Predicted 3D model of a 77-nucleotide RNA (transfer RNA) from a Candidatus Nealsonbacteria bacterium. NCBI's taxonomy places the organism under Bacteria, Bacteria candidate phyla, Candidatus Nealsoniibacteriota. Rfam family: tRNA. Rfam's curators write: Transfer RNA (tRNA) molecules are approximately 80 nucleotides in length.
RNA sequence: CAGGACGUAGGAAAGCCUGGUACUCCGCGUGCCUUGGGAGCACGAGAUCGCUGGUUUGAAUCCAGCCGUCCUGACCA
Numbered sequence: 001c002a003g004g005a006c007g008u009a010g011g012a013a014a015g016c017c018u019g020g021u022a023c024u025c026c027g028c029g030u031g032c033c034u035u036g037g038g039a040g041c042a043c044g045a046g047a048u049c050g051c052u053g054g055u056u057u058g059a060a061u062c063c064a065g066c067c068g069u070c071c072u073g074a075c076c077a
Base pairs, nucleotide, nucleotide: 001073002072003071004070005069006068007067010026011025012024020057028044029043030042031041032040050066051065052064053063054062
C1' cells in the first nucleotide's frame, strides 16, 4: 500500500442479511433466607450499539467518509 473481517452495559455474547423502544450469561445493587459467609429465590440498575454525516415517519440494522483492532497478500530490507 491492496483486500477482507470485526467494533453492542464492567466482562462475554446474540440481534444486522429482511429497519419498528437491544436479548442472554457472568458481574453489580436491594430484599428474602442464614448466627455469619457462601449457595438459592425474587426484584432492580446499568449500553451516545467505534465516530461523523446521509436516507427514512423511524437506523445497532441501509448508504458514504473517518478511527481503531485483527487476518491475508504485496513492496522494502